[in-house]
Context: one part of a larger RNA
RNA sequence: GAUGAACGCUAGCGGCAGGCCUAAUACAUGCAAGUCGAACGGGAUCGGGGCCUCCGGGCCCUGUGAGAGUGGCGCACGGGUGCGUAACGCGUAUGCAACCCACCCCGACCUGCGGGAGAGCCGGUGGAAACGCCGGGUGAUACCGCAUGAGGCCGCGUCCGGGCAUCCGGGUGCGGCGAAAGCAGCGAUGCGGGCCGGGACGGGCAUGCGUUCCAUUAGCUAGUCGGCGGGGUGACGGCCCACCGAGGCCACGAUGGAUAGGGGAUCUGAGAGGACGGUCCCCCACACUGGUACUGAGACACGGACCAGACUCCUGCGGGAGGCAGCAGUAAGGGAUAUUGGGCAAUGGGGGGAACCCUGACCCAGCCAUGCCGCGUGAGGGAGUGAGGCCCUACGGGUCGUGAACCUCUUUUGGAGGGGGAUAAGGCGGGCGCUAGACGCCCUGUUGCAGGUACCCUCCGAAUAAGCAUCGGCUAACUCCGUGCCAGCAGCCGCGGUAAUACGGAGGAUGCGAGCGUUAUCC
Numbered sequence: 001g002a003u004g005a006a007c008g009c010u011a012g013c014g015g016c017a018g019g020c021c022u023a024a025u026a027c028a029u030g031c032a033a034g035u036c037g038a039a040c041g042g043g044a045u046c047g048g049g050g051c052c053u054c055c056g057g058g059c060c061c062u063g064u065g066a067g068a069g070u071g072g073c074g075c076a077c078g079g080g081u082g083c084g085u086a087a088c089g090c091g092u093a094u095g096c097a098a099c100c101c102a103c104c105c106c107g108a109c110c111u112g113c114g115g116g117a118g119a120g121c122c123g124g125u126g127g128a129a130a131c132g133c134c135g136g137g138u139g140a141u142a143c144c145g146c147a148u149g150a151g152g153c154c155g156c157g158u159c160c161g162g163g164c165a166u167c168c169g170g171g172u173g174c175g176g177c178g179a180a181a182g183c184a185g186c187g188a189u190g191c192g193g194g195c196c197g198g199g200a201c202g203g204g205c206a207u208g209c210g211u212u213c214c215a216u217u218a219g220c221u222a223g224u225c226g227g228c229g230g231g232g233u234g235a236c237g238g239c240c241c242a243c244c245g246a247g248g249c250c251a252c253g254a255u256g257g258a259u260a261g262g263g264g265a266u267c268u269g270a271g272a273g274g275a276c277g278g279u280c281c282c283c284c285a286c287a288c289u290g291g292u293a294c295u296g297a298g299a300c301a302c303g304g305a306c307c308a309g310a311c312u313c314c315u316g317c318g319g320g321a322g323g324c325a326g327c328a329g330u331a332a333g334g335g336a337u338a339u340u341g342g343g344c345a346a347u348g349g350g351g352g353g354a355a356c357c358c359u360g361a362c363c364c365a366g367c368c369a370u371g372c373c374g375c376g377u378g379a380g381g382g383a384g385u386g387a388g389g390c391c392c393u394a395c396g397g398g399u400c401g402u403g404a405a406c407c408u409c410u411u412u413u414g415g416a417g418g419g420g421g422a423u424a425a426g427g428c429g430g431g432c433g434c435u436a437g438a439c440g441c442c443c444u445g446u447u448g449c450a451g452g453u454a455c456c457c458u459c460c461g462a463a464u465a466a467g468c469a470u471c472g473g474c475u476a477a478c479u480c481c482g483u484g485c486c487a488g489c490a491g492c493c494g495c496g497g498u499a500a501u502a503c504g505g506a507g508g509a510u511g512c513g514a515g516c517g518u519u520a521u522c523c
Base pairs, nucleotide, nucleotide: 001522002521003520005519006518007517008516009515012375013374014373015372016371017370018368019367020333025331026330027329029328030327031326034073035072036071039070040069046063047062048061049060050059051058052057080286081285082284089211090210091209092208093207094206095205096204099203100202104199105198106197107196109194110193111192112146113145114144115143121136122135123134124133125132126131152177153176154175155174156173157172158171159170160169161168162167182191183190184189212258213257214256219249220248221247224246225245226244227243229241230240231239261283262282263281264280266275267274268273288309289308290307291306292305311322312321313320314319339365341364342363343362347361348359349358350357351356378409379408380407381406389400391398392397414460415459416458417457418456419455423450427446428445429444430442431441432440433439434437467512468511469510470509471508472493473492474491478507479506480505481504482503488495489494
């Protein structure tokens, strides 16, 4: 000098930032991922009208449309944590002629004809529950078949061009394979669907170099190292498998052990270097522990599934339920770390044609001197007799001390009253214009959590606001009293045994100041 700090004493205000470093311990409760009726079948409830009624209600038309279901997209993002990992994990630089990419953009073409189900529903039935089972009937952008097929893929042939190699790109001939879905609107049209080529974004894989400590760890290795053939994958590969060979790594530190997420950065230092990786950004890993795959463009999936285990809970004992390292919050651990707050107004994300819905991301507010920065606790005048008091004194006096009183002034802060709107543009509704594009313009209405806050004006009144540590040397600041190697101090040297500037108190002084000291850690 620094800190995600803690502790002691003290404490007026504001802005900005930060806030479980320990038990990746266990979690009550609420919320954190949904949305689309313009994909689909359907429709409770409530309102209006009509008819019937055995008065309980039933039926028909119509508006409203809840919950659940099929289907689509999203749930792989966003948010958390640092367990594991010494590794192509990360950083940097390359390669992929060995790869993928939903939504978005550009270009081209297509969107024809059929079919059968299973939910919801209705009827029945099992179970305490969780959850099922049987029968009947049903729509779709769900599922299946057929057709068409430029380009695509596969096989055979041919021509051209290119490359570091396996090979790559393109033209052409023949054969084979393989698509689709509709919805809204009176319509124009819009939103979609399918195949192909390209782009963008995102990812996968591989490689060079760099990446902690211990040699009181010296040898390690059987899919081990390579080959051939195959399987598998989006793709290369011993990734996996059969066979064949006997290799591969290592004092330029293998193997083993310990420790650790990595980087941008941060702290310190003149630098070299050392230390460190909290907040913010990028990458990685993980989601009670271990394993596994399913779905999907993408996961081996935090708030999905299955199995095993530990733990907790429910049970009618047959059987079931759960996973805060999301935001709050609780217990525990600890020297120690906050509210079970407000809002989707803004930014961003998901769904939707849109209105809109969802969003503990986010934006705000609350708590904490935890840090940094700013402001204040008043300003000017005021003793050539310097009140009183504490303290000291060589008793003359000295000192606190311009300090106060007193006079003049100001009003930051505070109290009271009033004013005050940035963050809002868009969307929607209405109108106009033309190169008619979901384009431009105009008007009006509507949208602000923070917040009636910041800020501004007026009034009142010095009014509401100073402490902490130190004073032997290092090191800035000295005397008195008490104590008597006691009580105690102490970072080092060292103080204390009767005159202690070193202990305790007092007066005074010094340093910093809403802080000041102590402790811990790094340079």
A computed fold for a 523-nucleotide part of an RNA from an uncultured bacterium, annotated as small-subunit ribosomal RNA, 5' domain. The prediction has a mean pLDDT of 86. The full RNA is in RNAcentral, with records from ENA, Greengenes and SILVA.